[in-house]
Molecule: small-subunit ribosomal RNA
Organism: soil metagenome
RNA sequence: AUGGAGAGUUUGAUCCUGGCUCAGGAUGAACGCUAGCGGCAGGCUUAACACAUGCAAGUCGAGGGGCAGCAGGGCUUCGGACGCUGGCGACCGGCAAACGGGUGCGGAACACGUACGCAAUCUACCUUUAUCUGGGGCAUAGCCCGAAGAAAUUCGGAUUAACACCCCAUAAGAUAAUAGAGUGGCAUCACUUAGUUAUUAAAAAUUUAUUGGAUAGAGAUGGGCGUGCGUCCCAUUAGCUAGUUGGUAGGGUAACGGCCUACCAAGGCGACGAUAGGUAGCUGGUGUGAGAGCACGACCAGCCACACGGGCACUGAGACACGGGCCCGACUCCUACGGGAGGCAGCAGUGAGGAAUAUUGGUCAAUGGACGCAAGUCUGAACCAGCCAUGCCGCGUGAAGGAUGAAGGCGUUCUGCGUUGUAAACUUCUUUUAUUGGGGAAGAAACCUGCGAUUUCUAUUUCAGCCGACGGUACCCGAGGAAUAAGCACCGGCUAACUCCGUGCCAGCAGCCGCGGUAAUACGGAGGGUGCAAGCGUUAUCCGGAUUUACUGGGUUUAAAGGGUGUGUAGGCGGACUUUUAAGUCAGUGGUGAAAUCUCCGGGCUCAACCCGGAAACUGCCAUUGAUACUAUUGGUCUUGAAUAUUGUUGAGGUAGGCGGAAUAGGUCAUGUAGCGGUGAAAUGCAUAGAUAUGACAUAGAACACCGAUUGCGAAGGCAGCUCACUAAACAAUUAUUGACGCUGAGGCACGAAAGCGUGGGGAUCAAACAGGAUUAGAUACCCUGGUAGUCCACGCCCUAAACGAUGAUUACUCGACAUUGGCGAUACACUGAUCAGUGUCUAAGCGAAAGCAUUAAGUAAUCCACCUGGGAAGUACGUUCGCAAGAAUGAAACUCAAAGGAAUUGACGGGGGUCCGCACAAGCGGUGGAGCAUGUGGUUUAAUUCGAUGAUACGCGAGGAACCUUACCUGGGCUAGAAUGCUAGUCUGACCGCUGGUGAAAGCCAGUUUUCUAGCAAUACACAGAUAGUAAGGUGCUGCAUGGCUGUCGUCAGCUCGUGCCGUGAGGUGUUGGGUUAAGUCCCGCAACGAGCGCAACCCCUAUCUUCAGUUGCCAACAGGUAAUGCUGGGAACUCUGAAGAAACUGCCGUCGUAAGACGCGAGGAAGGAGGGGAUGAUGUCAAGUCAUCAUGGCCUUUAUGCCCAGGGCUACACACGUGCUACAAUGGGGAAGACAAAGGGUCGCUACCUGGUGACAGGAUGCUAAUCUCAAAAACCUCCUCUCAGUUCAGAUUGGAGUCUGCAACUCGACUACAUGAAGCUGGAAUCGCUAGUAAUCGCGCAUCAGCAAUGGCGCGGUGAAUACGUUCCCGGACCUUGUACACACCGCCCGUCAAGCCAUGGAAGCCUGGGUGUACCUAAAGUCGGUAACCGCAAGGAGCCGCCUAGGGUAAAACUAGUAACUGGGGCUAAGUCGUAACAAGGUAGCCGUACCGGAAGGUGCGGCUGGAAUACCUCCUU
Repeated sequence: AUGGAGAGUUUGAUCCUGGCUCAGGAUGAACGCUAGCGGCAGGCUUAACACAUGCAAGUCGAGGGGCAGCAGGGCUUCGGACGCUGGCGACCGGCAAACGGGUGCGGAACACGUACGCAAUCUACCUUUAUCUGGGGCAUAGCCCGAAGAAAUUCGGAUUAACACCCCAUAAGAUAAUAGAGUGGCAUCACUUAGUUAUUAAAAAUUUAUUGGAUAGAGAUGGGCGUGCGUCCCAUUAGCUAGUUGGUAGGGUAACGGCCUACCAAGGCGACGAUAGGUAGCUGGUGUGAGAGCACGACCAGCCACACGGGCACUGAGACACGGGCCCGACUCCUACGGGAGGCAGCAGUGAGGAAUAUUGGUCAAUGGACGCAAGUCUGAACCAGCCAUGCCGCGUGAAGGAUGAAGGCGUUCUGCGUUGUAAACUUCUUUUAUUGGGGAAGAAACCUGCGAUUUCUAUUUCAGCCGACGGUACCCGAGGAAUAAGCACCGGCUAACUCCGUGCCAGCAGCCGCGGUAAUACGGAGGGUGCAAGCGUUAUCCGGAUUUACUGGGUUUAAAGGGUGUGUAGGCGGACUUUUAAGUCAGUGGUGAAAUCUCCGGGCUCAACCCGGAAACUGCCAUUGAUACUAUUGGUCUUGAAUAUUGUUGAGGUAGGCGGAAUAGGUCAUGUAGCGGUGAAAUGCAUAGAUAUGACAUAGAACACCGAUUGCGAAGGCAGCUCACUAAACAAUUAUUGACGCUGAGGCACGAAAGCGUGGGGAUCAAACAGGAUUAGAUACCCUGGUAGUCCACGCCCUAAACGAUGAUUACUCGACAUUGGCGAUACACUGAUCAGUGUCUAAGCGAAAGCAUUAAGUAAUCCACCUGGGAAGUACGUUCGCAAGAAUGAAACUCAAAGGAAUUGACGGGGGUCCGCACAAGCGGUGGAGCAUGUGGUUUAAUUCGAUGAUACGCGAGGAACCUUACCUGGGCUAGAAUGCUAGUCUGACCGCUGGUGAAAGCCAGUUUUCUAGCAAUACACAGAUAGUAAGGUGCUGCAUGGCUGUCGUCAGCUCGUGCCGUGAGGUGUUGGGUUAAGUCCCGCAACGAGCGCAACCCCUAUCUUCAGUUGCCAACAGGUAAUGCUGGGAACUCUGAAGAAACUGCCGUCGUAAGACGCGAGGAAGGAGGGGAUGAUGUCAAGUCAUCAUGGCCUUUAUGCCCAGGGCUACACACGUGCUACAAUGGGGAAGACAAAGGGUCGCUACCUGGUGACAGGAUGCUAAUCUCAAAAACCUCCUCUCAGUUCAGAUUGGAGUCUGCAACUCGACUACAUGAAGCUGGAAUCGCUAGUAAUCGCGCAUCAGCAAUGGCGCGGUGAAUACGUUCCCGGACCUUGUACACACCGCCCGUCAAGCCAUGGAAGCCUGGGUGUACCUAAAGUCGGUAACCGCAAGGAGCCGCCUAGGGUAAAACUAGUAACUGGGGCUAAGUCGUAACAAGGUAGCCGUACCGGAAGGUGCGGCUGGAAUACCUCCUU
């Protein structure tokens, strides 16, 4: 010392700036749902709107005359009379009514708060002191009589009283005048004292105790007045003021004073905010806050103001008076229409307004007030009660035990489990509260009465009696019984709390972010949970969080923010030493700071809220005493700040004049001939009337190449040929002079690029506008040809720029390096300097959000000025100032959004750059696109033409075989536990299979027939099958955007990551970049990195060579045998081949280059050479890529159908369009004949030799082969010979006709094949486009899968023949790495601007409205009333009436200004769904962008002039680092 918490939201992510929002507390609250009790508080915030009714201020008979009414009394002729008594209506009189109570209109002011003052003041009642209280007079109300009037009320007459009124007397220490002395003070002055003169008093009552009355003084209380300080917003309110400021004199007041009047003077206030406008009662305090503050001023208390709106005075001690008066006005009411009455912002209450705020209650018992001697009366003040969860506080709705973890609900992975939940039931216990019965307060002590006591009077006092609205209330005791008592909000994050169902961008939610488009913890319901609790939520408002106005405690290079620059006024700040004073400052003391409140302590209600007592505090103001460091003040001194002088130096500093050459343009002359010019390419234009080009001459205007530079000068703007004149400045050196003379600088003043304006010149170039030509979809542009203002000069305006270092001025301090400009010092030039002033670059500390800044700070400090506070609306509107105008300066709001923004990061992208790769281009070869056909797709058609695939990455794709089946589609006919497979401690049957008949298109339905096995004597059981019943069905239905799996593509591209370390606030970076190299993130070198993983490569398979082993079905060299012929046979193991194991290739060797990795070589060797060729192998990821129809699977849908069976049809349609192919268009060919050479596969439901028949497809026989044995099987292109001879042909084969073959239940829709006949288009294909780099392209045939057959020209394999070309990387496409810009991140198929059109919203202007409002001015009129004047009337008098005058509320008129509303029309702005036109900006955004200005244009915008970098790329120069 007791005190300070944050979160969400801008981004792909990050840091920052910055706004919005939330969590807290509070309320005179309201609304929704709910509600047991008590205590204590509070309760019209709106219409100071209008009010019915009742009450809220009376009292005194001890002031008076009296006596209406009541009671009593006596009198009575019972009619009545008597004030006689208690008392008392009305009246005269006194006191009170100026308090108490209400409200917050007005007022920005001495109204309030605080402090001080009055030598300029009053004060009834009260206390106290002194003195006095004598005499006289006139009326008037009441009462009585009369009159007017509807009434209110008024008038006349007669008579009467007082403590009512008047006169006289007396009078001081009162008041006034006057002169003297003394004392004091604060300027005017005040006080004391003894004098003189003048003026002013009174009231009585009576019970004889007293109570009053008058004068004067003092006190107390309460006022009045003055002053210092404090006290809201706007400058788009800057000037205001004639009683205004002061003086003199007078009037007025309790009192000072222009408070009022006359005269004189011309002052007074204001940037320290006057005046005008708006808003507002002020304070103690209240809420919040750590505090400083901010907001508020209900209740309670102090002050003020007001009382229907306005004015005025009277009375009084006190009022200009809430429940008094007069007048004007508005409104309401009564009326006999002539006149009258009224004022709830007192308490209740009513209406109205409003989201909203109570009873027409009780009592004077207590406290207090008025009157009274008192009793007492009055008191809606007050005390109580009633209503309201409006707030604060307290209590309760039970406590303990109790697991089958009950039932029910909900969830679920479902025979089960979880949760609700010890919760319930049940057992035991308690009784607050509620209910009921009984008892029952404190608040009361006085006054008064009675009896006493003390006491000189006054007075004090004991005892007893009297008095309680609240209230039979609080409280206490008893009784029974868990009995009478729980809700509200929330559950995506912030923020504690989760699941199911419904819904399907709908309904809805939402404080912010945001949820909802079929699996919603965010909507609605439910279960469960969380929080608070007789309340809980919502709304509104205030403070907090918000350091988001920053005094405490912020900023300004780029986020909002430094004035364009200087000069200088006010102001602020200011060097060294010493002195004075003591204003600031500090300390002590005194006064004050009302009470309540807050804090602490203690106490009283059972606790608490609440209340009481005490203390502290009230951070303030005033006074006084002291201190003197600092600031200030006074005097003196100093030289270092500043200035001046002297001597030099420097420079595109400024102004004015003169001069110069190059270039350009037009002119003249000459030479000369056909084009020139211009562009990406052109054209317009110029030119045979001679251009362009070349030469000469003269003219004009403007600008000054080279030097020239991060150069220099200037305050900034800005300044460049040479020279002269005038002028300003800076710097250096040296001493000398002055002696703080300084710094900054609101207003003010001056200067201020370009464009623009005015007047007059000038006009060569260039060039807005404009014209023409191009480009283009268009082209009001970019490009070209022309061209006017302007560009230039003089004078005068304008005053703005990206006027920028986006960085105000000044001063001091703080590591270094280098370059450069101008001086200076020393020395023998040079080297050289701790030298001064500039101009630059890099860097340390430090700072910064970072980029960066870094002695020229954005570092560390100080002073002064300017400016900022979310984005948009908007630098706009209105107002004002300036300007000739253009416009400049100043400068908002409504409304709208939750962001806008800065720096940096990673990506992606660029019509940015660099490097590299790829059949990417180029070089070649062959195709497609044209024809016919095949096939797939779109479209169309259809009952159906099932479904899917759609740029690359769909389209001979799923489909590796649609006549039925397939089949999912359509039509029709059938079945419903179903077509298939299980299970049943169900039932029946007995074989099953099969067969027959009927009906039918079939499926199906109906009917019939046959017959069991094993064990056991049998019953029966088991097995099997069928039927029936039950239980699990089924679905090519939907969602590939709920999924798994699989697949395509980038891409066989070389990439993608991690651990640790390091760097950065962080996202991230580094590693992975760099220099080389490679097919490769392949390897090497370097390096804050060191390592590692997935990829690359290798390991695997095929193939090329050789070796070994093995030798049948394969092979046959040598030997032998044999045939018409053949490895046919014996045999052989050499070769080929088969198939197993090995070898071989590694830049290993040589040379050149290179540090190395490696590259190169018509090198060697080798079958093969630098990855030998090919395959398999596909990183992290991308495309919500494809597939729910292969399969699997969540959810949804369907269940006599979206399931299942069957027949027929369809998937094969056909004006057309596209993709992929086949066959061709022919002679490198077609046809005929003949002859060679493969590989790889298949085969018993099969392949089939061979024979026979048929022209043939094939058929009929027959044999071999489960295959290195038999077979399909003929390979074809090719070679040889013959023929055709360039034609729609002996090319090509579509189409069609009839005739056949085969498969198959079945070839009509809809098969293939055969032979004969027929013989279409087509003569090499537009724009465009595809594949391929070597055993490749091209070309030739062979085989296989599927399959009964086949629409196969497709797919997958196999071998035969076998090329051309690659200079090269400029360009197209795709990709990789590095770098750069970015307003992109759904990532360029991005983002985004403006007009126009539509809807909604707020707003500016505006003719106008005979629309309002308040204020001022001028003039006219003027009530009541005060004041002043006054002869006639009244009065004995005092005086009054009346009349006159001044002023004035109000009314009227006039012209303006201000302000609010509304408005035809009109202007822009904002927000909206996928509207229209373009594409301005972001990349070099395709013409770099932007700023100012001018002109032009549908629009973004374009162009001119000047400026900026907040422009990319490239080259050069310079500088820096190493």